[in-house]
Molecule: transfer RNA
Organism: Motilibacterales bacterium
Parts: sequence; structure tokens; C1' cells
RNA sequence: UCCCGGUUCGUUCAACGGCAGGACAGGUGCCUUUGGAGCACUCAAUGGGGGUUCGAGUCCCUCACCGGGAG
Repeated sequence: UCCCGGUUCGUUCAACGGCAGGACAGGUGCCUUUGGAGCACUCAAUGGGGGUUCGAGUCCCUCACCGGGAG
């Protein structure tokens, strides 16, 4: 330098172009002799910038970063 893949709550993993969800972690409460168990609720995210579209996490372009490959 070129090619391929990836980037989503604190972490991990989802999401036909149509309300971004689960688990764990955190917080609050309930339960309990106790809780580090169980139950309920809650908090919390789409790497940056453009484009397409009625509508973009998803499609296109570009940049950044991570991983793999080629030279």
C1' cells in the first nucleotide's frame, strides 16, 4: 500500500429497511433468620461525517480504530 471481516448499554450477544432487545453487571424494592440465593421494577448503547429513502443499527460513500490475509 492492497484485499477481507468487524465497530450496538459497563461487558457479552441479538435485531426483513419500520417501537434498538436479551443475559450478566449496576440501582431500587419485595421475600428471607441472613443473603453473595430467588422475584419484581429500573438505569443504560448503534465509532465520526455525508448520501439514498416516507423511514437507516441495517443500503451506499468517506474517515478513524480493531482483527486476519497479500505484497